[in-house]
RNA sequence: GGUAGAGUAGAGCAAUUGGUGAGCUCGUUGGGCUCAUGUCCCAAAAAUUGUAGGUUCAAAUUUUACCUCUGCCA
Numbered sequence: 001g002g003u004a005g006a007g008u009a010g011a012g013c014a015a016u017u018g019g020u021g022a023g024c025u026c027g028u029u030g031g032g033c034u035c036a037u038g039u040c041c042c043a044a045a046a047a048u049u050g051u052a053g054g055u056u057c058a059a060a061u062u063u064u065a066c067c068u069c070u071g072c073c074a
Stems, first nucleotide, its partner, number of pairs: 001073007010026004019057001028044005050066005
C1' cells in the first nucleotide's frame, strides 16, 4: 500500500425485514439474610451505539468520509 472483519454501560456480548421505553451475564452501589465474610434474595445507578454528514415519518441497523484495533496478501 491492497483486502476482510470489528468498535453498543466498568468488562464480555445480544439486538430478527429499519419501527414504538437499546437488553443479557459478570462487576459496582444500597438493602435483606448471617455472629461475621462469602453464597443467596430484592432494588438501583451506569450507553446520547467510535466521530461527522447524507437518505427516511423513523437509523445501533442503510449510505459516504474519517479515526482506532485485529487478521490475510504484497
Molecule: transfer RNA
Organism: Paralia sulcata